[in-house]
RNA sequence: UAUUUACAAGGGUAACCCUUCCGAAAGGGAGAUUCACAAAGUCACAGACCCUACCGUCACACGGUGGCGCGGGUGGCUGGGCUGCAAAA
Numbered sequence: 001u002a003u004u005u006a007c008a009a010g011g012g013u014a015a016c017c018c019u020u021c022c023g024a025a026a027g028g029g030a031g032a033u034u035c036a037c038a039a040a041g042u043c044a045c046a047g048a049c050c051c052u053a054c055c056g057u058c059a060c061a062c063g064g065u066g067g068c069g070c071g072g073g074u075g076g077c078u079g080g081g082c083u084g085c086a087a088a089a
Stems, first nucleotide, its partner, number of pairs: 003089001004087002012037002018031005035076001041082003045079003048074004055069006
């Protein structure tokens, strides 16, 4: 340095529910909580899934409804990039 996660040590994060704030929504922030996680640290590049207020477009049963696009989100959905503690081999 790379790979790996046996035995340990010091630790770390914080799901769901609840309260509150932001948002049209998905969802996010904070508090409390502690399901679980060896990267559940970080990043929306690829895939997957979720949202639909405005805008564009198409259709219709047309003061609207629906599809698609643009846009937004999820890193605790997966891959991948970058970074990282300890330790037998």